[in-house]
This is a predicted structure of a 108-nucleotide RNA (SAM riboswitch aptamer (S box leader)) from Brumimicrobium mesophilum. Rfam family: SAM riboswitch aptamer (S box leader). Gene Ontology term of the family: regulation of gene expression. The source organism's lineage runs through Bacteria, Bacteroidota, Flavobacteriia, Flavobacteriales and Brumimicrobium.

RNA sequence: UACUUAUAAAGAAAGGUGGAGGGACAGGCCCUACGAAACCUUGGCAACCUUUUAAUACGUUAAUUCCGGUGCCAAUUCCUUCCCCAAUAGAUUCGGGAUUGAUAAGUA
Numbered sequence: 001u002a003c004u005u006a007u008a009a010a011g012a013a014a015g016g017u018g019g020a021g022g023g024a025c026a027g028g029c030c031c032u033a034c035g036a037a038a039c040c041u042u043g044g045c046a047a048c049c050u051u052u053u054a055a056u057a058c059g060u061u062a063a064u065u066c067c068g069g070u071g072c073c074a075a076u077u078c079c080u081u082c083c084c085c086a087a088u089a090g091a092u093u094c095g096g097g098a099u100u101g102a103u104a105a106g107u108a
Stems, first nucleotide, its partner, number of pairs: 001108007013042005021031003026080003043073003047070003052063004082097003086093002
């Protein structure tokens, strides 16, 4: 980097350096000099792996976790974009799906 699988309406701070941006893209709408991104220290959250136990149709499921590996700590993946269904005079609204992005594990 590519592919596959799974998950996501929950949760989680403070200080220092830094100086103007950031929320993936686009359109909105937000956050930000009562300091953005990035980096450092400590703290926390708990999705996956890991640990252990039980069941087992041996695929997995449920619980558990001292330490650990990643990750994360504004807003539903902040909302919408494409398709389908329903409601509506209409603008729109509700539900489902796809695509895209994020995180983890595995394979190449």